[in-house]
Context: one part of a larger RNA
RNA sequence: UGACGGGGGUCCGCACAAGCGGUGGAGCAUGUGGUUUAAUUCGAUGAUACGCGAGGAACCUUACCUGGGCUAGAAUGCGCGUGAAUGGCUCAGAAAUGGGUCAGCCUAGCAAUAGGCACAAAGCAAGGUGCUGCAUGGCUGUCGUCAGCUCGUGCCGUGAGGUGUUGGGUUAAGUCCCGCAACGAGCGCAACCCCUGCCUUUAGUUGCCAGCAUGUAAUGAUGGGGACUCUAAAGGGACUGCCUGCGCAAGCAGAGAGGAAGGAGGGGACGACGUCAAGUCAUCAUGGCCCUUACGUCCAGGGCGACACACGUGCUACAAUGGCCGGUACAGCGGGUAACGAGCCUGCAAGGGUGAGUCAAUCUCGAAAAGCCGGUCACAGUUCGGAUUGGGGUCUGCAACCCGACCCUAUGAAGCUGGAAUCGCUAGUAAUCGCGCAUCAGCCAUGGCGCGGUGAAUACGUUCCCGGACCU
Numbered sequence: 001u002g003a004c005g006g007g008g009g010u011c012c013g014c015a016c017a018a019g020c021g022g023u024g025g026a027g028c029a030u031g032u033g034g035u036u037u038a039a040u041u042c043g044a045u046g047a048u049a050c051g052c053g054a055g056g057a058a059c060c061u062u063a064c065c066u067g068g069g070c071u072a073g074a075a076u077g078c079g080c081g082u083g084a085a086u087g088g089c090u091c092a093g094a095a096a097u098g099g100g101u102c103a104g105c106c107u108a109g110c111a112a113u114a115g116g117c118a119c120a121a122a123g124c125a126a127g128g129u130g131c132u133g134c135a136u137g138g139c140u141g142u143c144g145u146c147a148g149c150u151c152g153u154g155c156c157g158u159g160a161g162g163u164g165u166u167g168g169g170u171u172a173a174g175u176c177c178c179g180c181a182a183c184g185a186g187c188g189c190a191a192c193c194c195c196u197g198c199c200u201u202u203a204g205u206u207g208c209c210a211g212c213a214u215g216u217a218a219u220g221a222u223g224g225g226g227a228c229u230c231u232a233a234a235g236g237g238a239c240u241g242c243c244u245g246c247g248c249a250a251g252c253a254g255a256g257a258g259g260a261a262g263g264a265g266g267g268g269a270c271g272a273c274g275u276c277a278a279g280u281c282a283u284c285a286u287g288g289c290c291c292u293u294a295c296g297u298c299c300a301g302g303g304c305g306a307c308a309c310a311c312g313u314g315c316u317a318c319a320a321u322g323g324c325c326g327g328u329a330c331a332g333c334g335g336g337u338a339a340c341g342a343g344c345c346u347g348c349a350a351g352g353g354u355g356a357g358u359c360a361a362u363c364u365c366g367a368a369a370a371g372c373c374g375g376u377c378a379c380a381g382u383u384c385g386g387a388u389u390g391g392g393g394u395c396u397g398c399a400a401c402c403c404g405a406c407c408c409u410a411u412g413a414a415g416c417u418g419g420a421a422u423c424g425c426u427a428g429u430a431a432u433c434g435c436g437c438a439u440c441a442g443c444c445a446u447g448g449c450g451c452g453g454u455g456a457a458u459a460c461g462u463u464c465c466c467g468g469a470c471c472u
Stems, first nucleotide, its partner, number of pairs: 007472007015462002019425005026316008034307002042053002064302007077124002081119003086103007106115003127291002130289003136285002138280003141276001143274001148187006154163003167178003193268004198236007208225002212223003239262001242256001243254004305444001318418001322377007334365003339358002343354004384415001389410007431454007
């Protein structure tokens, strides 16, 4: 000077408390450990690994295993040369690959030549998801959106260093005020950026329809209109500005006024000096080391999906605030041309056939669901629950055995609210309900990222648990 203390003081945070809903028990999904295996590729491991890298493992992916091949090699450039490109048939083979055969003779130009494509000798360059994240760059997690971390000059101290940054108030904040051997400044805080909430202006199609017409069984369908909704651009608006009280001030309080919004309106992006030799050599880049007829590379099949077990994260439930059947209402974000696909026909259905329109405020995905109305079930392992398994199908794809999703029918398991323990959340939040997107042929999505619908309870308080800040 720091750090630490089952030292003290002050103060924060869903930290506790007050509440609401879960996890821990069941079945299943998924990740991990372990075990197994020819291989079950690799990494991530308290908080800060474990629905994580992976925003898509049947082949491919793929890095692993088994077997069959290649050796200047799977890719690219230069390149002596050869041939148009290319397509068909055929033999061996699991394919990679190797052999045979037929057709074909490019474009510009008179030509020389130039260009494109394929094969290809020698050679120059290869390649490695092999090791080291404790050699590194870059990127990232975390403390933590915590309020801190420093510098210049001056002053103090022999010096390390201190002061400033402490103190008294105040704030979400080293935020601001007052004081002070300090005076200033930088990185952080805040603001500047985006979304959302109110208003104005501009604009009016593909959106809208108040008034005026036309038309229909009905529909902005048509003429037309810019009022309204909306769209999307530019502005305005909130600043403790005004009032009252307290205070030296900063500021605080007010069911005060005005206002759509009030004291940071709500949300996002944004992460200081640094810490954890934190994570990543498997995104990429890169030093060093290692392999070079193999640790490179091509192919087929298998594996990454195994299963006595253990843990994490989830989904579905255990029912009557519910299940089932019928009727009926209201969204927003988004996506679509090798695509979205209306309508019609067909099938119990998944789906199939046909196909209007749409590069989309135009057409389409599209049904929102919970809700509301009516009916039924009467507390039962049930009309709860849907695992598991049999049979039959649909679709994608060269191909669903290992190992896809979906539909129909049959089957109907565990489960009657979950021990010790433990998690999330303070408002349009929790809870609950559905919808969309990325990846993607298809999909193991119950995941991730978004969107809207319905919509709570509670906070006395800071003694205690956890983490943090300042002074001592």
A computed fold for a 472-nucleotide part of an RNA from an uncultured bacterium, annotated as small-subunit ribosomal RNA, 3' major domain. It matches the Rfam family "Bacterial small subunit ribosomal RNA". The RNAcentral record of the full RNA draws on ENA, Greengenes and SILVA.